Predicted 3D model of a 111-nucleotide RNA (TPP riboswitch aptamer (THI element)) from Sphingobium phenoxybenzoativorans. Its mean pLDDT, the model's own confidence on a scale to 100, is 80.
C1' cells in the first nucleotide's frame, strides 16, 4: 500500500400512480399493484382535488434499473394503472470520515 471481510459516525437522492363512487373547494369512502400509492404540520396560488416547505415510512448512494430523460414512445397484456418485451447496460444519477481483522507482498532490526 493496493485487497477481502466487518462495525460505528455523518450525509446525500428518489417516487407517491390506476380505476370507481359521492361531495365541491383543496376533500371523503371504496377498489388493483406495489417495498413505498403524499401519512403529520404549515404555507401559497387557483374556477374545479394544484405547488411548494419541513418532519415521517419505504427505497436507493457509483459493485448505482432507486429514480429521471427520451416518453403523451412501440408491441403484447389489463376495466385502467401495475405488469412483460422493445428502446437499452442508451444519455444522466446521490458518499465521505474513524476504526477492528484476515491473507498477501515489500522494508528494518534481532538470532
Nucleotide at each position: 500500500a493496493a485487497c477481502c471481510a466487518u462495525u460505528c459516525c455523518c450525509c446525500g437522492g428518489g417516487g407517491g400512480a390506476c380505476c370507481c363512487u359521492g361531495c365541491a373547494u383543496a376533500c371523503a369512502g371504496g377498489g388493483u399493484u406495489g417495498a413505498g400509492a403524499u401519512a403529520u404540520g404549515g404555507c401559497g396560488a387557483u374556477g374545479g382535488g394544484c405547488g411548494c416547505c419541513a418532519u415521517g415510512a419505504c427505497c436507493c448512494g457509483c459493485u448505482g434499473a432507486a429514480c429521471c430523460u427520451g416518453a403523451u414512445c412501440c408491441g403484447g397484456u389489463u376495466g385502467a394503472c401495475a405488469c412483460c418485451g422493445g428502446c437499452g447496460g442508451a444519455g444522466g444519477g446521490a458518499g465521505g470520515g474513524a476504526g477492528c481483522g484476515g491473507a498477501u507482498c515489500g522494508c528494518c532490526a534481532c538470532c